[in-house]
């Protein structure tokens, strides 16, 4: 280099609550606090999943749909500390 996370060391991210703000919504952003993570760094390519403004259907009630999300649901691709065979 590569593969590996057992065994240390320095760290390092933050579930959910709470407060506040953006958004139709799903969700995202700030701050406290930590449930947990060896990629819980990064990407929406692939599958999945979650909304449903708008549009389309239906007398109604509703249904259906992503251009919107979700990288802490999988797999991919990429990049990164330390230790070990």
């Nucleotide at each position: 280099a590569c593969c590996a996370g057992a065994u240390a060391a320095a760290g390092g991210c933050a579930a959910g609550a709470c407060a506040u703000u953006c958004g139709a919504a799903a969700g995202g952003g700030u701050g406290u606090u930590a449930c947990g993570c060896a990629a819980a760094g990064c990407u929406a390519c692939c599958g999945g999943u979650c909304u449903a403004a708008g549009g389309g259907c239906a007398u109604a009630a509703g249904c259906c749909u992503a251009u919107g999300a979700c990288a802490g649901c999988g797999g991919a691709g990429u990049u990164a500390c330390c230790u070990g065979u």
This is a predicted structure of an 85-nucleotide RNA (c-di-GMP-I riboswitch aptamer) from Endozoicomonas sp. G2_1.
Rfam family: c-di-GMP-I riboswitch aptamer. Rfam describes the family as follows. GEMM was predicted in a large-scale screen for bacterial structured RNA regulatory elements.
NCBI's taxonomy places the organism under Bacteria, Gammaproteobacteria, Oceanospirillales, Endozoicomonadaceae, Endozoicomonas.